This is a predicted structure of a 533-nucleotide part of an RNA (small-subunit ribosomal RNA, 5' domain) from Melioribacter roseus. Its Rfam family is "Bacterial small subunit ribosomal RNA". Its family is annotated with ribosome and structural constituent of ribosome in the Gene Ontology. Lineage of the source: Bacteria > Ignavibacteria > Ignavibacteriales > Melioribacteraceae > Melioribacter.
Context: one part of a larger RNA
RNA sequence: GGACGAACGCUGGCGGCGUGCUUAACACAUGCAAGUCAAGGAGAAAGUUUCCUUCGGGAAAUUAGUAUACUGGCGCACGGGUGAGUAAUGUGUAAGUAAUCUACCUUUGGGUUUGGAAUAAUUCAGCGAAAGCAGGACUAAUACCAAAUAAUGCAGCGGAACCGCAUGGUUAUGUUGUUAAAGUUGCUCUAGCAACGCCUAAAGAUGAGCUUGCAUCCAAUUAGCUAGUUGGUAGGGUAAUGGCCUACCAAGGCAACGAUUGGUAGCUGGUCUGAGAGGAUGAUCAGCCACACUGGAACUGAAACACGGUCCAGACUCCUACGGGAGGCAGCAGUGAGGAAUAUUGGGCAAUGGACGAAAGUCUGACCCAGCAACGCCGCGUGGAGGAUGAAUGUCGUAAGAUUGUAAACUCCUUUUGAUUGGGACGAAAGGCAAUAUUUAACAAUGAAUAUUGUUUGACUGUACUUAUAGAAAAAGCCCCGGCUAACUACGUGCCAGCAGCCGCGGUAAUACGUAGGGGGCAAGCGUUGUCC
Numbered sequence: 001g002g003a004c005g006a007a008c009g010c011u012g013g014c015g016g017c018g019u020g021c022u023u024a025a026c027a028c029a030u031g032c033a034a035g036u037c038a039a040g041g042a043g044a045a046a047g048u049u050u051c052c053u054u055c056g057g058g059a060a061a062u063u064a065g066u067a068u069a070c071u072g073g074c075g076c077a078c079g080g081g082u083g084a085g086u087a088a089u090g091u092g093u094a095a096g097u098a099a100u101c102u103a104c105c106u107u108u109g110g111g112u113u114u115g116g117a118a119u120a121a122u123u124c125a126g127c128g129a130a131a132g133c134a135g136g137a138c139u140a141a142u143a144c145c146a147a148a149u150a151a152u153g154c155a156g157c158g159g160a161a162c163c164g165c166a167u168g169g170u171u172a173u174g175u176u177g178u179u180a181a182a183g184u185u186g187c188u189c190u191a192g193c194a195a196c197g198c199c200u201a202a203a204g205a206u207g208a209g210c211u212u213g214c215a216u217c218c219a220a221u222u223a224g225c226u227a228g229u230u231g232g233u234a235g236g237g238u239a240a241u242g243g244c245c246u247a248c249c250a251a252g253g254c255a256a257c258g259a260u261u262g263g264u265a266g267c268u269g270g271u272c273u274g275a276g277a278g279g280a281u282g283a284u285c286a287g288c289c290a291c292a293c294u295g296g297a298a299c300u301g302a303a304a305c306a307c308g309g310u311c312c313a314g315a316c317u318c319c320u321a322c323g324g325g326a327g328g329c330a331g332c333a334g335u336g337a338g339g340a341a342u343a344u345u346g347g348g349c350a351a352u353g354g355a356c357g358a359a360a361g362u363c364u365g366a367c368c369c370a371g372c373a374a375c376g377c378c379g380c381g382u383g384g385a386g387g388a389u390g391a392a393u394g395u396c397g398u399a400a401g402a403u404u405g406u407a408a409a410c411u412c413c414u415u416u417u418g419a420u421u422g423g424g425a426c427g428a429a430a431g432g433c434a435a436u437a438u439u440u441a442a443c444a445a446u447g448a449a450u451a452u453u454g455u456u457u458g459a460c461u462g463u464a465c466u467u468a469u470a471g472a473a474a475a476a477g478c479c480c481c482g483g484c485u486a487a488c489u490a491c492g493u494g495c496c497a498g499c500a501g502c503c504g505c506g507g508u509a510a511u512a513c514g515u516a517g518g519g520g521g522c523a524a525g526c527g528u529u530g531u532c533c
Stems, first nucleotide, its partner, number of pairs: 001533004006529005013380006019373002021338001026336003030333003035074003039071002042068001047062006081291003090216008100208002105204008113147004122137003126133002153178006160171004183196005217263003224254003229251008266288004270281004293314005316327004344370001346369003352366001353364004383413004394403003417474001419469002422466002427460001431456010477522005482503003488517005498505002
């Protein structure tokens, strides 16, 4: 000198874009953050209308096959948070997988047949303070089960061709065995047609798993470490290789090219600095990894050993009728605590993206916005021109004057921002609905696809921008002035009070302390502290 997720002191006009618990991975009140659905059975109420009425009310229709819970499907493994652990089961980079899987999506081929038994909801009665639990009866499905059919699927056996990278791989073929499925909606009603599904096979895409080379902090005042340890055979397990696991056999394996042990740490793209080499760092944004009160475990599923799932143990908090239960903000806000220190219990799904759905749509603290903070960067303003009797005041003074100083007053202008007043966007494209046209499915209907026209959708927001009006009006501080280092005098103080980054100043003439005048620097900031280069 530069930089910062900064803090502190003094000061503070506006706008744009960013950023904002670096400390206790400390504990959390409250609300919200993951639902959705032409699969299924059940199915309300308030309100309104009509009728009856003993005036208390009752019945019917509508509300409405709506709300709602339940069975079922898909999602909940994404998105969001944090960096505790981890020095390698991580990351970065380059490869391999002849050792693998992949829901939804795309393309292509084939199929979607026949039956059965339950169960929740509901109802009946019961236990419990509650959380909840067990029993009897009834019922449905795209839930569950059985059977049929079946190949280019899978498995066994046989020979053949081609290829390769050791194990081997691919293709066609013969034979034996084995494995599927679910309907719903719309239309026409005559078999049926269409859309969305379901099953199977092949391929793609996407996403993942595993393996290998190289790189990846400090300490030798850490020198030896290791029995599933290293390898083999057989088996188990996995989507898959493998001591991943088990049995047996052998005695290996790693290490001064630093094993082992200890400390520290998420890694990277990047960021800061530097001419570079390098050094430091890993906030925001992006990729990967790990974690979800602490420890352990599996279930479901294409994928989890699962932040807002389950089970067990532990600590803590809460409820309790003392028998027993409930909970997990390192999601968004917010609270307490810690700390030098870090924001609103805001608005909206309008846009982008995601989940579900045929769609309308619903959900979305992702996201988009607004609020707070000079925390940072950038931009603008606090007026411009003229104006010497160089006014007054202040300060200094050798008392002549010098300086403050064109500074002010005064004259003439301008109006950015701000104030008031009218107008007023972009972000909106899709999608839906309506109409028309074309194509397509054998006719028809309905549908599907494409095109055109019209209509509808904005949280921010009456915001940005802009018209007009008045008026210099409403807007400057902070640090420094001995040398380094740009900028000097007076008074006060008298080794006191104090200053100080280093050298050092102060003991009666202090340009170094305090105040004033003047001056220098930067400027809505300025200075100090901390850290890095």